[in-house]
RNA sequence: GAAGCCGUUCAGGUGACCGCGGGUCGCACGUCGAUCCGAGGAAAGUCCGAGCUCCACAGGGCAGGGUGCUGGGUAACUCCCAGGGGAAGCGAUUCCACGGAAAGUGCCACAGAAAACAAACCGCCUCGGCACCGACCGGUGCCGCGGUAAGGGUGAAACGGUGAGGUAAGAGCUCACCAGCAUCUCCGGUGACGGGGAUGGCUCGGUAAACCCCACCCGGAGCAAGACCAAAUAGGAGAGGAUGAGGCGGCCCGCCUCGCUCGACUCUCGGGUUGGUCGCUCGAGGGUCACGGAAACGUGACUCCCAGACAAAUGGUCGCCACCCGUCUCCGUGGCGGGGACAGAACUCGGCUUACGAACGACUUCGGUU
Numbered sequence: 001g002a003a004g005c006c007g008u009u010c011a012g013g014u015g016a017c018c019g020c021g022g023g024u025c026g027c028a029c030g031u032c033g034a035u036c037c038g039a040g041g042a043a044a045g046u047c048c049g050a051g052c053u054c055c056a057c058a059g060g061g062c063a064g065g066g067u068g069c070u071g072g073g074u075a076a077c078u079c080c081c082a083g084g085g086g087a088a089g090c091g092a093u094u095c096c097a098c099g100g101a102a103a104g105u106g107c108c109a110c111a112g113a114a115a116a117c118a119a120a121c122c123g124c125c126u127c128g129g130c131a132c133c134g135a136c137c138g139g140u141g142c143c144g145c146g147g148u149a150a151g152g153g154u155g156a157a158a159c160g161g162u163g164a165g166g167u168a169a170g171a172g173c174u175c176a177c178c179a180g181c182a183u184c185u186c187c188g189g190u191g192a193c194g195g196g197g198a199u200g201g202c203u204c205g206g207u208a209a210a211c212c213c214c215a216c217c218c219g220g221a222g223c224a225a226g227a228c229c230a231a232a233u234a235g236g237a238g239a240g241g242a243u244g245a246g247g248c249g250g251c252c253c254g255c256c257u258c259g260c261u262c263g264a265c266u267c268u269c270g271g272g273u274u275g276g277u278c279g280c281u282c283g284a285g286g287g288u289c290a291c292g293g294a295a296a297c298g299u300g301a302c303u304c305c306c307a308g309a310c311a312a313a314u315g316g317u318c319g320c321c322a323c324c325c326g327u328c329u330c331c332g333u334g335g336c337g338g339g340g341a342c343a344g345a346a347c348u349c350g351g352c353u354u355a356c357g358a359a360c361g362a363c364u365u366c367g368g369u370u
Stems, first nucleotide, its partner, number of pairs: 001366004006361005012321007020038007027030001040342001044353002047351005052222004059253004064218005069083005084098001085096004099213002104211002106207003121152002123148003127144007160178006179203001181200008226278004236269005244258004285304008323339006
């Protein structure tokens, strides 16, 4: 210097004027004045996990859904940290839904003879028949009944690999070594797992974000939750209605409440109100320091207050400074012109994912110079 890989930080600052939302204070109570505060790293997607609220401080079973290596962190998680195993890369590093396929079922495109109780297209071989050559043994060709998974060919994948024996030709058919599997066992590690030994039969395809099996977890609805005040009132008309309706929003049981003809509740028609307050922002909160820990994170001290709207505020103009780009040049940290992404709170947190501008740092590989 080039290419790559990982991480951190920032998301322009400031002044004037005009305008908007909210808090506090003041009175002459006016849509007045003063003062303070007023978007983000993702406020986004609403994909996970919680707090909070209501339904019974949520019970039993079935169904359904989720998760799936180990140890730790956390309020919790499908998140984070560290590690193990596997895969990709020369490497920094990245990715993995990473229990079970010798429980069962299903599927495996195209090609290929055959895709799972394997399979005979070519090839190889025995036997039989026919033809030819040959004195005979025999050889060659064609046809047929068979044997054969060693060789060729197809495929992402063809039922262990190498060598020897064996055989008509072959084959774990047999043997040796190797790989893999199962069982037992020793050593190291908290553990996932790693390393080693013995025995065994002889080899068992892949796919479970396919059904399924195993283990663990999950009640439902959501701030339009929900609470209160005010307003509205014929509790109107018609139909249905009791082993009934609702809580209960998959089903059953069970529980609770209301009701059984003076009738709960459901449907249709018609009428009325559709305003305000709370929930609402001080919170598993932010910052600094110290201590513990390898880290995620935890503990303690000090300090800070940081939007709360609801036809939904957070904006606009001008100037100065900083940054970047282009250009001019009298080369001075000057002049002129231009530029600044993605996006915008709506009960609140912790994550993940996606969108996006710039700066800085660590590391890797290659090349060059000294």
Molecule: Bacterial RNase P class A
Organism: Candidatus Krumholzibacteriia bacterium